[in-house]
RNA sequence: AUACAUUGCAGUAACUGACGACAAAUUGUGGAACUAACCACAGGGGAGCUGCUUUGUACAUAGCCGGUCGUCUGGGCGAAGAAU
Numbered sequence: 001a002u003a004c005a006u007u008g009c010a011g012u013a014a015c016u017g018a019c020g021a022c023a024a025a026u027u028g029u030g031g032a033a034c035u036a037a038c039c040a041c042a043g044g045g046g047a048g049c050u051g052c053u054u055u056g057u058a059c060a061u062a063g064c065c066g067g068u069c070g071u072c073u074g075g076g077c078g079a080a081g082a083a084u
Stems, first nucleotide, its partner, number of pairs: 002058004008052005015045002017072006027042005063077003
């Protein structure tokens, strides 16, 4: 120097569901749905990406995101490979 990981700041940002329990009552308003698991607005959450920056290591590897947990549904992002 490179690679990987990592700190902070700024910008940007997809996705943000249903039922039940817990809970300092854990979204609110309006309308649907279980052959479903959505729509709109407000509030809150938010990985990742970009730039600058901090620290560490010399193989790397346990995926991440929406109060917690359980049962589900549906997405997004990161990594690897392939195709166009």
Overview:
Predicted 3D model of an 84-nucleotide RNA (ZMP/ZTP riboswitch aptamer (pfl RNA motif)) from Guptibacillus hwajinpoensis. The model forms 96% of the base pairs in the Rfam consensus. It matches the Rfam family "ZMP/ZTP riboswitch aptamer (pfl RNA motif)". For this family Rfam cites "Recognition of the bacterial alarmone ZMP through long-distance association of two RNA subdomains" (Jones and Ferre-D'Amare, Nat Struct Mol Biol, 2015). The family has 185 seed sequences and 3,295 matches in Rfam 15.1. The coordinates come from a structure-prediction model, not an experiment, and the mean pLDDT is 77.